[in-house]
Molecule: FMN riboswitch aptamer (RFN element)
Organism: Leucobacter exalbidus
RNA sequence: AAUGUGUUCCGGGGUCGGUGAGAAUCCGAACCGGCGGUGAUAGUCCGCGAGCGUCGCAUCCGCGAUGUUGAACCGGUGAAACUCCGGUACCGACGGUGAUGGGCAAGUAGGUUUUGCUCUAGUCCGGAUGAGAGGAACGCAAG
Numbered sequence: 001a002a003u004g005u006g007u008u009c010c011g012g013g014g015u016c017g018g019u020g021a022g023a024a025u026c027c028g029a030a031c032c033g034g035c036g037g038u039g040a041u042a043g044u045c046c047g048c049g050a051g052c053g054u055c056g057c058a059u060c061c062g063c064g065a066u067g068u069u070g071a072a073c074c075g076g077u078g079a080a081a082c083u084c085c086g087g088u089a090c091c092g093a094c095g096g097u098g099a100u101g102g103g104c105a106a107g108u109a110g111g112u113u114u115u116g117c118u119c120u121a122g123u124c125c126g127g128a129u130g131a132g133a134g135g136a137a138c139g140c141a142a143g
């Protein structure tokens, strides 16, 4: 050094403008990118995490198992890049909130209006001063 173990600390980012009585959700533009791996640097490759569902355990706090969970191509350089450079795209948990748009239903001869239900925010509010993939430092053990 590697290995095992303990303690402590760290461990998710991002907005302006327009319209309007009213919008951080509409419209336009802008902006953001957890952790490990990978022949060379990754939101879009391989895996992991958070979230959500189901089952089991538990008096409770919770714990365990399992399922689910998005998106990229083209050209260039090179020994090597789905990671770099150039170009053009795309994606974003759960709950809340809507002046938008969609769906379903009621109503009607049929439609419009209307009424009800439902879906509609990566950047706002909340769970969360949480949890966590993991990372770092220090100590101990054996060697």
Base pairs, nucleotide, nucleotide: 003141004140005139006138007137008136009135010134015029016028017027018026030123031122032092033091034048035047036046037045043090044089051068052067053066054065055064056063057062072088073087074086075085076084094126095125096124101119102118103117104116105115106114